[in-house]
RNA sequence: AGAGUUUGAUCCUGGCUCAGAUUGAACGCUGGCGGCAUGCUUUACACAUGCAAGUCGAACGGCAGCACGGGAGCAAUUCCUGGUGGCGAGUGGCGAACGGGUGAGUAAUACAUCGGAACGUGUCCAGUAGUGGGGGAUAACCUCGGGAAAUCGGGACUAAUACCGCAUACGUCCUACGGGAGAAAGCGGGGGACCUUCGGCCUCGCGCGGCUGGACGGACCGAUGUGCGAUUAGCUAGUUGGUAGGGUAAUGGCCUACCAAGGCGACGAUCGCUAGCUGGUCUGAGAGGAUGAUCAGCCACAUUGGGACUGAGACACGGCCCAAACUCCUACGGGAGGCAGCAGUGGGGAAUAUUGGACAAUGGGCGCAAGCCUGAUCCAGCAAUGCCGCGUGUGUGAAGAAGGCCUUCGGGUUGUAAAGCACUUUUAUCGGGAGCGAAAUACCACGGGUCAAUAACUAUGGGGCUGACGGUACCCGAGGAAUAAGCACCGGGCUAACUUCGUGCCAGCAGCCGCGGUAAUACGAAGGGUGCAAGCGUUAAUCGGAAUUACUGGGCGUAAAGGGUGCGUAGGCGGUUUGUUAAGUCUGUUGUGAAAUCCCCGGGCUCAACCUGGGAAUGGCAAUGGAUACUGGCAAGCUAGAGUGUGUCAGAGGAUGGUGGAAUUCCCGGUGUAGCGGUGAAAUGCGUAGAGAUCGGGAGGAACAUCAGUGGCGAGGCGGCCAUCUGGGACAACACUGACGCUGAAGCACGAAAGCGUGGGGAGCAAACAGGAUUAGAUACCCUGGUAGUCCACGCCCUAAACGAUGCGAACUGGAUGUUGGUCUCAACUCGGAGAUCAGUGUCGAAGCUAACGCGUUAAGUUCGCCGCCUGGGGAGUACGGUCGCAAGACUGAAACUCAAAGGAAUUGACGGGGGCCCGCACAAGCGGUGGAGUAUGUGGUUUAAUUCGAUGAUACGCGAGGAACCUUACCGGGCUAGAAUGCUAAGUGACCGUGGGUGAAAGCUCAUUUUAUAGCAAUAUACACUUAGUAAGGUGCUGCAUGGCUGUCGUCAGCUCGUGCCGUGAGGUGUUGGGUUAAGUCCCGCAACGAGCGCAACCCCUAUCACUAGUUGCCAUCAGGUAAUGCUGGGAACUCUAGUGAAACUGCCGUCGUAAGACGCGAGGAAGGAGGGGAUGAUGUCAAGUCAUCAUGGCCUUUAUGCCCAGGGCUACACACGUGCUACAAUGGGAGUACAAAGGGUUGCUACCUGGUAACAGGAUGCUAAUCUCAAAAAACUCGUCUCAGUUCGAAUUGAGGUCUGCAACUCGACCUCAUGAAGCUGGAAUCGCUAGUAAUCGUAGAUCAGCAACGCUACGGUGAAUACGUUCCCGGACCUUGUACACACCGCCCGUCAAGGCCAUGGAAGCUGGGUGUACCUAAAGUCGGUAACCGCAAGGAGCCGCCUAGGGUAAAACUAGUAACUGGGGCUAAGUCGUAACAAGGUAACC
Repeated sequence: AGAGUUUGAUCCUGGCUCAGAUUGAACGCUGGCGGCAUGCUUUACACAUGCAAGUCGAACGGCAGCACGGGAGCAAUUCCUGGUGGCGAGUGGCGAACGGGUGAGUAAUACAUCGGAACGUGUCCAGUAGUGGGGGAUAACCUCGGGAAAUCGGGACUAAUACCGCAUACGUCCUACGGGAGAAAGCGGGGGACCUUCGGCCUCGCGCGGCUGGACGGACCGAUGUGCGAUUAGCUAGUUGGUAGGGUAAUGGCCUACCAAGGCGACGAUCGCUAGCUGGUCUGAGAGGAUGAUCAGCCACAUUGGGACUGAGACACGGCCCAAACUCCUACGGGAGGCAGCAGUGGGGAAUAUUGGACAAUGGGCGCAAGCCUGAUCCAGCAAUGCCGCGUGUGUGAAGAAGGCCUUCGGGUUGUAAAGCACUUUUAUCGGGAGCGAAAUACCACGGGUCAAUAACUAUGGGGCUGACGGUACCCGAGGAAUAAGCACCGGGCUAACUUCGUGCCAGCAGCCGCGGUAAUACGAAGGGUGCAAGCGUUAAUCGGAAUUACUGGGCGUAAAGGGUGCGUAGGCGGUUUGUUAAGUCUGUUGUGAAAUCCCCGGGCUCAACCUGGGAAUGGCAAUGGAUACUGGCAAGCUAGAGUGUGUCAGAGGAUGGUGGAAUUCCCGGUGUAGCGGUGAAAUGCGUAGAGAUCGGGAGGAACAUCAGUGGCGAGGCGGCCAUCUGGGACAACACUGACGCUGAAGCACGAAAGCGUGGGGAGCAAACAGGAUUAGAUACCCUGGUAGUCCACGCCCUAAACGAUGCGAACUGGAUGUUGGUCUCAACUCGGAGAUCAGUGUCGAAGCUAACGCGUUAAGUUCGCCGCCUGGGGAGUACGGUCGCAAGACUGAAACUCAAAGGAAUUGACGGGGGCCCGCACAAGCGGUGGAGUAUGUGGUUUAAUUCGAUGAUACGCGAGGAACCUUACCGGGCUAGAAUGCUAAGUGACCGUGGGUGAAAGCUCAUUUUAUAGCAAUAUACACUUAGUAAGGUGCUGCAUGGCUGUCGUCAGCUCGUGCCGUGAGGUGUUGGGUUAAGUCCCGCAACGAGCGCAACCCCUAUCACUAGUUGCCAUCAGGUAAUGCUGGGAACUCUAGUGAAACUGCCGUCGUAAGACGCGAGGAAGGAGGGGAUGAUGUCAAGUCAUCAUGGCCUUUAUGCCCAGGGCUACACACGUGCUACAAUGGGAGUACAAAGGGUUGCUACCUGGUAACAGGAUGCUAAUCUCAAAAAACUCGUCUCAGUUCGAAUUGAGGUCUGCAACUCGACCUCAUGAAGCUGGAAUCGCUAGUAAUCGUAGAUCAGCAACGCUACGGUGAAUACGUUCCCGGACCUUGUACACACCGCCCGUCAAGGCCAUGGAAGCUGGGUGUACCUAAAGUCGGUAACCGCAAGGAGCCGCCUAGGGUAAAACUAGUAACUGGGGCUAAGUCGUAACAAGGUAACC
């Protein structure tokens, strides 16, 4: 310090999430030790049991119990004796108001900080002056009585430091200033000089009372600060003040009476909700934010509520009284209790400890003291709850062991890790030693003061006693590696760390993004690795990151966000000069800011945590002195801001009243006749009762053409003309006022359209509505009508995409060019002109700003002042509440829940029923087909034991298959199992082959017969064959969505990219766009581009012309020979041809146009002319296109089967549907006769020729391994003129009979031949296909595969040989540019709403029902203080009783508020593929939106 996540990618806005630190934590797994801390955050829920506040005999009467002494008694002794130590209960004193707990209440009677004046303060300290003399009671004890008990009552006795007077009164209090009032208590030690009774005398000590001062601690008052909510805006009658009383320690409406009518509040009163506050703690760079456990200060509370008493202090945690709830005891009459003290129990909860030890230390209470008490405290126990420290060994050790895991099978890794060897002993265990914490009081010694005194008290010194923890810390010794490692993670980011197996959108993971649908580094396991470590993870919570509430430190044109506009109150801010003041501001000093904490420097525990000394700091508040620039206050001025006056000017600014013409409609009349009107096309509608058209007259309402202009005036808005009234603005020059200003929460006014109310008006237009169309539907778009409304007057409504999506005011900051309204200067006869300046209104643009788009003196630039508004999307501008409104509704305005995005600008594509430009047999113009028939073939479907599999829009369907009778063959059925084939190793046999037989459908199983070779003397070895065992095989099984290769398609379309540079924050752009041109990103020109690559073209092949070379198997012009005839022969090398090398074509020439590129031409020449024709050649990429069944291949599956073998069957089925062909429907034809090709094939072959057969073919026989022989006949054409328009001499399907050939085999299921048979069909609906020249059409020929053949298919070859193209509007496809986009899986996209089913979730309304708190009114009223008071008690003071006021609580009533629940009901959100439509995004098919 950042990172992930919106997109195809980018920049921005913006939310969500992560990494850090922390905790009184909890949970999961694990767990060796020690130190220091911490430990009911929940029910202020209920509590069994024990303990937590007593002490003093040196205040008192005394003696229940214990001990001692004494006495009685012989002794025992249940005897006596307060005499002594002491002491239960009691009187009395002090304490119990501290200490300890908790945080319910409390938003101010609190807390923090700083001040103030009208007050108390036991004990303590200092000072001062006292402590004289009397009295009457009462507990205990004794006795009587009631009661279950708690406890109560009566009688009699007694003491005090208990109680009450009297005396005294420095000072105190009161006072009318004369005066008046008011105290006390003694006890202990010592003494015997005075006095003497041994004390009340003396002395010392402790006490007691008065007063003054201090200290400590407390009470009161003020200022400032300390939560949220305005969907809480008004609150208040003791309320605010005064006077007089009362009351209090004291001020005060604290209380009462009277008087006045105040007081608080937008600087947030009142009300509601929440909360103990602080020092501090956590976090953060800080500012802040969160928090208030432990420790410390303050407050409040003690079962709930009220009350007082006592006291220095309480309205009292372990006191009292009353009421209430709860619990317990009871003899039913009545009583008792309060753990939010320490332990502990139950309950609640995710969750929090022992019914421990000791007063040794520190502190507290009482006491003269010893001492007693102390769950305060100090310790121990439990808990990894936290922080800190230590350990679980160290060194060496490669055969890199075994085992595990992975593997490309070679190895790698775990890994010096282990074992082994050599050491060490912290910790743990055992044994031994051993602290600090303890210093005092008391006691002794010696001094000092006091004293009559050696006593008592006391300074100093000495030495003695006292340890819960604990035989603990610490130290020493012993033995032995011995006693000690886990947890989480390993897809990305934070974040370090990867493989295998299992699983197969299942199981599961996940903090966010997201993983998992058969090769998961994301699930589970294993191996390995990484991190931390006695812990590690998870969950919860806070801060941080988050500049995501922005003071430091954000924004508002389009992302969320400028109020619709103005006037204006409070508030905020405010020109210039001088003086003054010193509030702000600056500065010095003083006080305070508790301690602890944090920080710095030291010190102590072996270190650290921890403890401790000193310092700094504590941003603050208060007091006081000074400074005076700035801000503020006060005073006096100024004129630059603002305003007023005078003059001039422009304007659809506003209001009212008049008035004008054109047009629509209606009415009346004339002319006139059959239609008008309307639409994409129609119809509804109007019209023969006379429309429409046209002419004349009239009525009425509304709106104002031309002028007219990014012109004017205004917020909304405003347009004929005239008049009246009226607001604002601009300019120019002077005069005046003298800061009078800017903004503006509340408030007030205005505010389009629609809408509402009342009354008018109503021509046109026109929601609703009606009809006609359109449509699948059409509650729409279109048409014909048509009512509110639109208009006027008055009154409401108060909203708009009320927009410049841009608040108002002021200042500053280059320009260019229009235009409106003024003024000035120059020039000018006129019309016109040049310039300056002020105020508006536009366009383009410097700097600058902006995420970009864009803005740019009319700022979105640079600054100042003030206001409004925003903080993820949805829910929602909704609900509830309130205000306003006649209503409609407006303003204000949430939450639950849900998502990880929503959004802005720009980029590249794709798309558009957007635009421009261009191309293509794309359309058009033509020619011929398909779709109808029969048949062939393929597919779907159906059938089947099987009908094997694949291909499925274009880009599957005469496709893989260029040839299924068996084989093929993958399918069905029957058999075999290391297997049908092959390699290697080991063992065995000696054959194998061949021949014959049985069984069987065959495969197979089985029997018989025959029989080795080579080397070596031989044993034996090798070869070969078989058998067995092992390694290994096999698979047309799956996945083309794991792949290679190959292929189709866009498309032979002209595109696709790169380097460097430049532009842009960036994605990207430029280049490649533009103007021309081309078949072409072809070329030219221009240009921030310059170049280059893959494509185009060319290079290659065939073909068209010529030349050269070469002539056999080809050729034959000339010469010669020969035949019935033939290049048949000699010969020739001319021609054709063959097959090799060259030439030729380049807009090169001419003309026109053009800058050029190039285009044009019945141009020339030429065999060929503008790419001459054809082929091969297929850029980057798209379709997860096709193929695992050509082949190859990862993974998975199978191994007596999914492998292998086999006879037969099937792939050939058949109601039907589709594709592609063939043959036809005939006369451009059928039939007969006669010509002319090219390119191929051939020895398991092609076969001449002869014979037989009607023929298919058969039997002989010849040539050819091919320019030689052969298939081989070319057919259309041509000739003849037979047929004559018919289901025919067309057409051939189908069927019957007989044959031929191939083959082991022709039934399923071959082809061909002959005879016979002779279906449908007479040119084909909607629709649709091919083709632009040697093309279409038409005619035949050959080949591959192949025994044969489904071939009418496919691939080649030649013969004959057209028509048409005006043109690019439209259909389809494509290229480029541009535009819009909410699409990017890219329009086969995206996406909206109702409904329904279904689920889930939260929420609003609601008749009602239930609870809660607060207030008001009334009734009742305990305890208690206060007040009053005749009877009773007391000598009295006074008390009891009674009465009264107040009052906790209780009851009643009516409202309001709030929470829960609810039949029913409303919408909302999330859900898998539901239904209906298609509203939006493109001109989204009616532009969208408010």
A computed fold for a 1490-nucleotide RNA from an uncultured bacterium, annotated as small-subunit ribosomal RNA. The prediction has a mean pLDDT of 81. The RNAcentral record of the sequence draws on ENA.